[in-house]
Context: one part of a larger RNA
RNA sequence: CUGGGCGUAAAGGGCGUGUAGGCGGUGCGGUAAGUUGGGCGUGAAAUCCCCGGGCUUAACCCGGGGCGGUCGUUCAAAACUGCCGUGCUAGAGUGUGGGAGAGGGAAGUGGAAUUCCCGGUGUAGCGGUGAAAUGCGUAGAUAUCGGGAAGAACACCUGUGGCGAAGGCGGCUUCCUGGCCCACAACUGACGCUGAGGCGCGAAAGCUAGGGGAGCAAACAGGAUUAGAUACCCUGGUAGUCCUAGCCCUAAACGAUGAGCACUUGGUGUGACCCUUCACGGGGUCGUGCCGGAGCUAACGCGUUAAGUGCUCCGCCUGGGGAGUACGGUCGCAAGGCUGAAACUC
Numbered sequence: 001c002u003g004g005g006c007g008u009a010a011a012g013g014g015c016g017u018g019u020a021g022g023c024g025g026u027g028c029g030g031u032a033a034g035u036u037g038g039g040c041g042u043g044a045a046a047u048c049c050c051c052g053g054g055c056u057u058a059a060c061c062c063g064g065g066g067c068g069g070u071c072g073u074u075c076a077a078a079a080c081u082g083c084c085g086u087g088c089u090a091g092a093g094u095g096u097g098g099g100a101g102a103g104g105g106a107a108g109u110g111g112a113a114u115u116c117c118c119g120g121u122g123u124a125g126c127g128g129u130g131a132a133a134u135g136c137g138u139a140g141a142u143a144u145c146g147g148g149a150a151g152a153a154c155a156c157c158u159g160u161g162g163c164g165a166a167g168g169c170g171g172c173u174u175c176c177u178g179g180c181c182c183a184c185a186a187c188u189g190a191c192g193c194u195g196a197g198g199c200g201c202g203a204a205a206g207c208u209a210g211g212g213g214a215g216c217a218a219a220c221a222g223g224a225u226u227a228g229a230u231a232c233c234c235u236g237g238u239a240g241u242c243c244u245a246g247c248c249c250u251a252a253a254c255g256a257u258g259a260g261c262a263c264u265u266g267g268u269g270u271g272a273c274c275c276u277u278c279a280c281g282g283g284g285u286c287g288u289g290c291c292g293g294a295g296c297u298a299a300c301g302c303g304u305u306a307a308g309u310g311c312u313c314c315g316c317c318u319g320g321g322g323a324g325u326a327c328g329g330u331c332g333c334a335a336g337g338c339u340g341a342a343a344c345u346c
Stems, first nucleotide, its partner, number of pairs: 003318004007300002012314001014201004021194003025088007033081002035077007042069001048066007091191001092188003095184005103177007110154001114150008125136002162169002206247006215241002220236004258313006266291011295302002319346003328339004
């Protein structure tokens, strides 16, 4: 010496669940596989290194010694790891009692708004823009009042508030249902962590079938703008957006930061629960923000929610382009997804 890395330079899997595997708290006893030491055996010769010698020297050659192993066998040791046995309760789980929440699924239901339809009032405009025009309107629009229908979304509350593994989740009520937190410390007694494959979930768009369709709106049509305007602006408008069932499986799926555990000055907000105080307040646990210390960092910044200090396991990177392409495989109805090069070139 026996790689270095992954917030922004290349690099954290979109997220769970869990198989194999890897790793694993604490006491005692046993064992001796790993581990450590000794003996014996073996590790051919040549080569290599050291010493000495022979050809005038060297190369070369000869003699002696050394080196060389996940090696075999035997004896011994028992701290550590493993294995066996038996305990423990600090990890993990259960129980009892409380608690918050847009967590998920289903059914029902409410008001505002929009559009359309009917009726009343009413008359020449409305609408739209930078300005206009297309468009709508004397077959009575816009405005306004009453009635009706439909679909979609839920103003205020709403909050660097809450919940969820992530995607994500927001009117109200009921039913079914998952997780989390706090207090107590009764029970189990390491039952744990991670997780290649596998399996499941996975915004939007898109696809299949059937429904639905108010508003919005790719495509499309028209009006403007312009040198042109396959755009930005305007008037329309179909898929779609919504529901049911089934696919698709991607994303700036982002905290651009994998999961778990432990340790390391503080200040200040906020959500949930608990303890305490006459009260202001103080304290504990869990979550969520801001600011900052040491330390870290190329800097920016991170800073007990680490990007600090350590350990365990997984994923990934290895110059730019070619290229997330080709080929092959596999999945998909398709669109395409996953896996994923090389020549060549700088």

The part of an RNA shown here (small-subunit ribosomal RNA, central domain) has 346 nucleotides and comes from an uncultured bacterium. Rfam family: Bacterial small subunit ribosomal RNA. The coordinates come from a structure-prediction model, not an experiment, and the mean pLDDT is 89. The full RNA is in RNAcentral, with records from ENA, Greengenes and SILVA.